[in-house]
């Protein structure tokens, strides 16, 4: 100096669901109901490992390991729907590429 990785900033792409009903009104906003949708955050758990006391299984004494029980840690695009969102426009969007900045193994 430069990859893997991680974070940050621009810049293209980018899903899904009610222009639902009422106050009230043509249209946003508010509120209140009813239906929905999963990709901004957030929650949950599977195989496995790892601990822990007691049961089980071997003639007899420890004792290991096997089951079975309880407990930790354990992944999503799965799964909840809290939070969000649900005409077009706008905003917002996981994830993917482009570039640029920080950090930075091993050698």
């Nucleotide at each position: 100096a430069a990859c893997a990785c991680a974070g940050g900033c621009g810049g293209a792409g980018g899903a899904g669901a009610g222009a639902c009903c009422c106050g009230a009104u043509u249209u946003c906003c508010c509120g209140g109901g009813c239906a929905c949708c999963g990709a901004a955050g957030g929650g949950g758990c599977a195989a496995g490992u790892c601990c822990g006391a007691u049961u089980g299984u071997c003639g007899g004494u420890g004792g290991a390991a096997c089951a079975g029980c309880g407990g930790a840690c354990g992944a999503a695009a799965c799964u909840c729907u809290c939070a969000g969102g649900u005409a077009a426009a706008g905003a917002g969007g996981a994830c993917c590429c482009c570039g640029c900045c920080u950090g930075g193994c091993c050698g």
Background:
Model confidence (mean pLDDT): 77 of 100. The RNA shown here (Glycine riboswitch aptamer) has 107 nucleotides and comes from a Chloroflexota bacterium. It matches the Rfam family "Glycine riboswitch aptamer". About the family: This family represents the bacterial glycine riboswitch. The organism belongs to Chloroflexota, within Bacteria.